[in-house]
Molecule: Lysine riboswitch aptamer
Organism: uncultured Spirochaetia bacterium
């Protein structure tokens, strides 16, 4: 000194990513309740009970809670996010299914945001989310005078000490 491997530490991307607190509209004139008043029905799976009931219609009364938006405030850069397994739990009179929240595992999938389509969650046109597709944007390798092109993925990529190997 080099490479290239292990391990430590520190950091990059950008409308960056997630909790957490207030305000504010939605939510909804909805559910829930009361009063009439219907043999029609329950989550448009499947069974089972129920009729002084459930379900529909009309009238009065009349919320809440996740999800947004702003704002501030914390921890970060596989930040997190999906799939999946296994518990718990919900709604709905019960069971089983299906869906929903929550908690653990799990190097299965996704550098990143944004746009547009479709699919799913949702009261929703809002916003999540999961697939393709467009361009952009970060980083590494190829290739080119150079501009640009083309590839790959975060188990990556830079910096910085260690320790291994070669010379």
């Nucleotide at each position: 000194a080099a490479u290239c491997a292990u391990g430590a530490u520190a950091g990059a991307g950008g409308c960056g990513c997630a909790u957490c607190u207030g305000u504010u509209a939605u939510g909804a004139g909805u559910a829930a309740c009361u009063g009439c008043u219907u043999u029609g029905u329950u989550u448009c799976a499947g069974g089972c009970a129920a009729u002084u009931g459930c379900g529909g219609g009309c009238a009065g009364c009349g919320g809440a809670a996740g999800g947004a938006a702003c704002a501030g405030a914390u921890g970060c850069c596989g930040a997190g996010g999906g799939g999946u397994u296994g518990g718990a739990u919900g709604g709905a009179g019960c069971c089983u299914a299906a869906c929903g929240u929550c908690c653990a595992g799990u190097g299965c999938c996704c550098g990143g945001g944004a746009u547009g389509c479709a699919g799913g969650a949702g009261a929703a046109u809002a916003u999540c989310u999961u697939g393709c597709a467009u361009a952009c944007u970060g980083u590494c390798g190829g290739u080119u005078a150079a501009u640009a092109c083309c590839g790959g993925a975060g188990a990556g990529c830079u910096g910085u000490c260690a320790u291994a190997u070669u010379u």